[in-house]
RNA sequence: UCUUAUCGAGAGUGGUCGAGGGACAGGCCCGAUGACACCCGGCAACCAAGCUGUAAGGUAUUGGUGCUAAAUCCUGCAAGAAAAAAUCUUGGAAGAUGAGA
Numbered sequence: 001u002c003u004u005a006u007c008g009a010g011a012g013u014g015g016u017c018g019a020g021g022g023a024c025a026g027g028c029c030c031g032a033u034g035a036c037a038c039c040c041g042g043c044a045a046c047c048a049a050g051c052u053g054u055a056a057g058g059u060a061u062u063g064g065u066g067c068u069a070a071a072u073c074c075u076g077c078a079a080g081a082a083a084a085a086a087u088c089u090u091g092g093a094a095g096a097u098g099a100g101a
Base pairs, nucleotide, nucleotide: 001101002100003099004098005097006096007095012040014039015038016037020030021029022028024076025075026074027073041068042067043066046064047063048062049061051057052056072094077091078090079089080088081087
């Protein structure tokens, strides 16, 4: 970089540190009552093993990831709800994660 699946569920009154963080832009938020990050704990069940098995399914036992504020926090492009504003719906784009190349 490409392909594919998923993204409205779930997860701490813990420890260390000390100022930014929520991908980008606009918004709106979180944060010295300590965010972010790291460690520990936890959640989940994408992959491998193990179990039942034709398909497929179940479990969380082991390993590889992942995740652990807010719907991927909302919108970003297009269409529809007669038109404008607001709002809503659908699809896409972008992004994240897994697996494969």